[in-house]
RNA sequence: AGAGUUUGAUCCUGGCUCAGGACGAGCGCUGGCGGCGUGCCUAACACAUGCAAGUCGAACGGGGUAAUUUCUUCGGAGAUUACUUAGUGGCGAACGGGUGAGUAACGCGUGAGAAACCUGCCUUUCAGUGGGGGACAACAGUUGGAAACGACUGCUAAUACCGCAUAAUGUUAUUUGGGGGCAUCCUCGAAUAACCAAAGCUUUAUGUGCUGAAAGAUGGUCUCGCGUCUGAUUAGCUAGAUGGCGGGGUAACGGCCCACCAUGGCGACGAUCAGUAGCCGGUCUGAGAGGAUGAACGGCCACAUUGGGACUGAGAUACGGCCCAGACUCCUACGGGAGGCAGCAGUGGGGAAUAUUGGGCAAUGGGGGAAACCCUGACCCAGCAACGCCGCGUGAAGGAAGAAGGCCUUCGGGUUGUAAACUUCUUUUACCAGGGACGAAGAACGUGACGGUACCUGGAGAAAAAGCAACGGCUAACUACGUGCCAGCAGCCGCGGUAAUACGUAGGUUGCAAGCGUUGUCCGGAUUUACUGGGUGUAAAGGGCGUGUAGGCGGAGAUGCAAGUCAGGAGUGAAAUCCCGGGGCUCAACCCCGGAACUGCUUUUGAAACUGUAUCCCUUGAGUGUCGGAGAGGCAAGCGGAAUUCCUAGUGUAGCGGUGAAAUGCGUAGAUAUUAGGAGGAACACCAGUGGCGAAGGCGGCUUGCUGGACGACAACUGACGGUGAGGCGCGAAAGCGUGGGGAGCAAACAGGAUUAGAUACCCUGGUAGUCCACGCUGUAAACGAUGAAUACUAGGUGUGCGGGGACUGACCCCCUGCGUGCCGCAGCUAACGCAAUAAGUAUUCCACCUGGGGAGUACGAUCGCAAGGUUGAAACUCAAAGGAAUUGACGGGGGCCCGCACAAGCGGAGGAACAUGUGGUUUAAUUCGAUGAUACGCGAGGAACCUUACCCGGGCUCGAACGGUAUGUGAACGACUCAGAGAUGAGGAGGUCCUUCGGGACACAUAUCGAGGUGCUGCAUGGUUGUCGUCAGCUCGUGUCGUGAGAUGUUGGCUUAAGUGCCAUAACGAGCGCAACCCUUGUCGUUAGUUACCAUCAAGUAAAGUUGGGGACUCUAACGAGACUGCCACCGCAAGGUGAGAGGAAGGCGGGGAUGACGUCAAAUCAGCACGGCCCUUACGUCCGGGGCGACACACGUGUUACAAUGGCGGUCACAGAGGGAAGCUACCCUGCGAAGGGAUGCAGAUCUCGAAAAGCCGUCUCAGUUCGGACUGGAGUCUGCAACUCGACUCCACGAAGCUGGAUUCGCUAGUAAUCGCGCAUCAGCCAUGGCGCGGUGAAUACGUUCCCGGGCCUUGCACUCACCGCCCGU
Repeated sequence: AGAGUUUGAUCCUGGCUCAGGACGAGCGCUGGCGGCGUGCCUAACACAUGCAAGUCGAACGGGGUAAUUUCUUCGGAGAUUACUUAGUGGCGAACGGGUGAGUAACGCGUGAGAAACCUGCCUUUCAGUGGGGGACAACAGUUGGAAACGACUGCUAAUACCGCAUAAUGUUAUUUGGGGGCAUCCUCGAAUAACCAAAGCUUUAUGUGCUGAAAGAUGGUCUCGCGUCUGAUUAGCUAGAUGGCGGGGUAACGGCCCACCAUGGCGACGAUCAGUAGCCGGUCUGAGAGGAUGAACGGCCACAUUGGGACUGAGAUACGGCCCAGACUCCUACGGGAGGCAGCAGUGGGGAAUAUUGGGCAAUGGGGGAAACCCUGACCCAGCAACGCCGCGUGAAGGAAGAAGGCCUUCGGGUUGUAAACUUCUUUUACCAGGGACGAAGAACGUGACGGUACCUGGAGAAAAAGCAACGGCUAACUACGUGCCAGCAGCCGCGGUAAUACGUAGGUUGCAAGCGUUGUCCGGAUUUACUGGGUGUAAAGGGCGUGUAGGCGGAGAUGCAAGUCAGGAGUGAAAUCCCGGGGCUCAACCCCGGAACUGCUUUUGAAACUGUAUCCCUUGAGUGUCGGAGAGGCAAGCGGAAUUCCUAGUGUAGCGGUGAAAUGCGUAGAUAUUAGGAGGAACACCAGUGGCGAAGGCGGCUUGCUGGACGACAACUGACGGUGAGGCGCGAAAGCGUGGGGAGCAAACAGGAUUAGAUACCCUGGUAGUCCACGCUGUAAACGAUGAAUACUAGGUGUGCGGGGACUGACCCCCUGCGUGCCGCAGCUAACGCAAUAAGUAUUCCACCUGGGGAGUACGAUCGCAAGGUUGAAACUCAAAGGAAUUGACGGGGGCCCGCACAAGCGGAGGAACAUGUGGUUUAAUUCGAUGAUACGCGAGGAACCUUACCCGGGCUCGAACGGUAUGUGAACGACUCAGAGAUGAGGAGGUCCUUCGGGACACAUAUCGAGGUGCUGCAUGGUUGUCGUCAGCUCGUGUCGUGAGAUGUUGGCUUAAGUGCCAUAACGAGCGCAACCCUUGUCGUUAGUUACCAUCAAGUAAAGUUGGGGACUCUAACGAGACUGCCACCGCAAGGUGAGAGGAAGGCGGGGAUGACGUCAAAUCAGCACGGCCCUUACGUCCGGGGCGACACACGUGUUACAAUGGCGGUCACAGAGGGAAGCUACCCUGCGAAGGGAUGCAGAUCUCGAAAAGCCGUCUCAGUUCGGACUGGAGUCUGCAACUCGACUCCACGAAGCUGGAUUCGCUAGUAAUCGCGCAUCAGCCAUGGCGCGGUGAAUACGUUCCCGGGCCUUGCACUCACCGCCCGU
């Protein structure tokens, strides 16, 4: 000293929470010793028992005991001494000890005062102590009562009681002198008169008591200034109340009490009332200022079961005294009595919680006494309690095989950890034994509860002695296992839903330590009530506006005073505490001594700058005056025209009106429209302007009257007269209320029509209060500039309204100046936005208001109002935020620009039918699993009859179906064949005999063992791969700059592009990933090369044929090049670039196509391609086999095929491709079969042979029909593949001949060699459910005006309470 927490991130505001310290503490776990302290905070609840105040025989009489002694009638009586003590008497009991109920008060604190007072014992001084008297206890007797306690009669003493004498420096009264003061008065004297005292005792002493007086000291009493909690939702209180005169009373003043008189007194500077509370020195905290607190120690007060009362006394209105009343408890013979722990112990109760019915008067102190001494639960000690503070210990040094064990692990190790063991050493404390205090008091003797304690010495032995909390961040300290939004944690944020450093346990670590945590309370942090030290435009917060009272504040000069202020002195501020220095207990805590301090109050002396106050004076603040112009300023009266509506009359005819579209409504009884006349009410177009006026609300036709304010010029007058302003008073939009008018238009409520899922709304047709006037009330608004008023100062620029001046010949223009009203902008301020001479700047004064969000401007109370309602204005409870400004994105049925088969314009489809295929659903023993909007659904699968296969049923195996290592054993391996079985498998088995250095090796089998195996789970633990946005043009970085910051700039702007493609501009300059290009293919040409390809020329040759010689021209093949760049021209443009049926060119502005996919998004898909963490199974969730299933079928969807026909079907005919494949293959050719195919046979691992026939085309026919369309389904007969076509293959032939006649809402693809249409090939593959997928060529269109709209995307901008980002957030029921 700060930290966490609002957000995606930021700055601010703001609350909540934490880290610190403290405690008379409580609870949990744990617990060795000592010292010093502390210990009912709750029930001022009730109390058994014991003790806590007595003492004096030197005040008095009597009694008792003992001893001595005298007398004796020997029963006893008396005397003396010592001890004792019931009573009388004295002193004490008013101290000491306890508690905090009451008390908001002169109770307390502090400082004064008493000229208004008292004071036993004590000290000092002066004076006195003479002489008498009568009683009452005790005692004795009688007697009442259960008891407590009495009653009567009789005797008696005193330092008990009462007269008398004496008496002043006493008191009272009268007279009188001096001095002083503070009003009453005080003080020193004088004279006279009256009145009041006493007590003795003894141990004989300068004894001790007693009485009067004067002083002191001590203690008390009273008065006053100042200070002393909360509430105004307590605003008025008061009748002895305030004062006076006179009395009474008191120690004394006083309405303290009384009679009379007056009507005062207190209060916004908070009376009264209500709540709470003992106050202080101090204590805790804090840097301080403060805040909280008042245990222990000390001072004061109050109280003693509750309330009241007096007595005694120096002192009480008396804790352990009395009386009365109440409650409670106890005793009782029922008549009556007794009691008071808030003394010390102790008990019950209450409570989270607080101790022994201990020892002693040895010390300190107190009472009594002459003293000895007695009493003392005050006190000194001990006991209990880690309740607190302080100190000490639980060992020290060495010791690495870094032991064992534990935990973790990447299995290598790491850690616990020099820790232990082990060696050496020490003995504090505890334990045992011996010695043994100070405290005791200044001279001896004597006196110690604590205590045989502290302390000292000796002894034994590491011996007897460590826990608690935490370990996600704040906050020092991390791993494993268990658990699986469960159990639980949590001070705040927040952890836990299968990999939890946050739960529980363990290991380890960190912190503190005889304690550690936790709970509670207080201060701090919190500048979060802000005096020190905050704010109010938008975060909470400026009163709606004015006027003005109290109050606080106030211009220039001079003089006085000295209240504030400043300086010096004095008194006080108790002690203890705190701080500093020193000292004593071994140290410390603790204790002692000294100093400083106690920041305060009082008093005195001085200063006079500032504030104040008094007086004088000034003019600049303020006001007055004269002149002048401006203005929707206000009130009242009158007048005017336009328009709406209504009425009357005319013309005129079928509609009008209204809306997005309609309808309700009006109209043939004549509307709307139009003309003329009339009625009535309300509002005043144009002018009109971020123009004017007003304090604000507000004010708008014209004229008149009355009236307020501001401004300018002049400088004549007053002389600070000012500014602000709690309460008060007034004004105060709209709506609303009351009474009475008025009512054209408009229009809440209401009615109807629409809209809608509904529509108590928005729209339409009507329509009443109201809107208008007069008078009265209400008193609120986003009453806003969300900005209180006033004064002064602080760069500029530019408009505008109303004045004045200068200059100019003059209008205009120009310059200066005052007051208003706007914009821009510097410094400065601000969290930022912004404000910026009209401040939100710099200062001063005054007022108002704020202190987290919700609850709530609510409830209750008060007050105002006719009511509606206004003003004032909480709490319980609840949350950890609520909020301001700005930033990045996303979003908008916001805006701008642009693109895309996105729409539009076209062509062809899907959706209807049948079938194929995939999916859902259902079914099933199983119908294995995954994919599910776009981005799943002819998808994984580019080939499910067995296999595949993961699923189901059944039968088997368990080192296992495959592979590797080791050990042992056996044997070559292998094995035709036979038997059982569905097969796996089991049993048998002729035969077979490798190499060798003879040890063995290779190979195989068996057993054992180490590794197995899993298409089991988690794609939300992962790698890799993939889809999508999207081939969209974007995504970022470095440095610099701007911003407090998040961030911005760059990347925005203008133009351009397919493109963040480029150019220009520019606080940016550069760069990277993307774009483009580089790559492949295709289109043209050239060069080279020329077989299996080609054939123009030459030659040969055939039925025909590049068939042959040959050629290298052409086509082609396949390598290398060329070519295209807006290069040229015209126009537009600064440029980039654009336009052109321009030139040239095969190709023209990216020539066409492909490959290529930025940062990222969707926890997108995949653990079943593969890999992999974790979890799970191990005679099974592994593995082998047979069979079945993945092919089911009421149904629904997607993707396709074939069609519905004449642009066609069927028949015939003869041409023209490209790209591919081929050896367990493709197969020419020939024969057989209608055909699928079969039987022969030939070429070709291919520019050579072959698949291989291209098909649409053309010609003929059919003539609009369920057909010569369509081919599903079904029957029969076959072919082929394969171990095997039943479930469940393809193909062929014959026969059968279903639905279907162009398809609803809706929806898909495509912009050119494209769509459409036609066929061909290939992969997988024994075969094939292929109509799928991937390729190839043939024929070959239509349309695009354009970007309003739908969808998707890019850039800029704007709004935002969204950021999981509109599939958001959020409100009501």

Record summary: Predicted 3D model of a 1373-nucleotide RNA (small-subunit ribosomal RNA) from an uncultured bacterium. Rfam family: Bacterial small subunit ribosomal RNA. The RNAcentral record of the sequence draws on ENA and SILVA.